Predicted 3D model of a 141-nucleotide RNA (SAM riboswitch aptamer (S box leader)).
The prediction has a mean pLDDT of 77.
RNA sequence: CGCUCAUCCAGAGGGGCAGAGGGAACGGCCCGUUGAAGCCCCGGCAACCCUCCAGCUGGUCUCGUGCUCACCGCGAGGCUCCCAGCUCGGGAAGGUGCCAAUUCCGUCUCGUGGCGAAGUGCGUCGCGAGGAAGAUGAGGA
Numbered sequence: 001c002g003c004u005c006a007u008c009c010a011g012a013g014g015g016g017c018a019g020a021g022g023g024a025a026c027g028g029c030c031c032g033u034u035g036a037a038g039c040c041c042c043g044g045c046a047a048c049c050c051u052c053c054a055g056c057u058g059g060u061c062u063c064g065u066g067c068u069c070a071c072c073g074c075g076a077g078g079c080u081c082c083c084a085g086c087u088c089g090g091g092a093a094g095g096u097g098c099c100a101a102u103u104c105c106g107u108c109u110c111g112u113g114g115c116g117a118a119g120u121g122c123g124u125c126g127c128g129a130g131g132a133a134g135a136u137g138a139g140g141a
Stems, first nucleotide, its partner, number of pairs: 001140001003139006013042005021031003025107004043099003048095002051091003054087006060078007103133001108130009
């Protein structure tokens, strides 16, 4: 930065300084003087990047065979080396991130249920799917 991809129902807080706000916007609903934002210290969570390990698959390698060799196909076997992928896999030194509430909920579209005296419509309360926006990471320009 009108860019790309992945993830967002799990998890993890104490202290010091400070002193009124904070949860992106808006609405709702919350958090906050029993101390908000911000800064510092220590601790933790997680596993995106990174790194090591394990297993599996494929490439690969060996042997046989079709057609003498190579290629290729088929069959059997190996995991020594190297490469790639996969796992609700294991680890956590380093680079980020995070540590109230699902991204706190909603916002737009589609579908659908209840109620408001039947239908449409409208209102209201839900449910499901997808988006938008945002956040974080890894890339790109």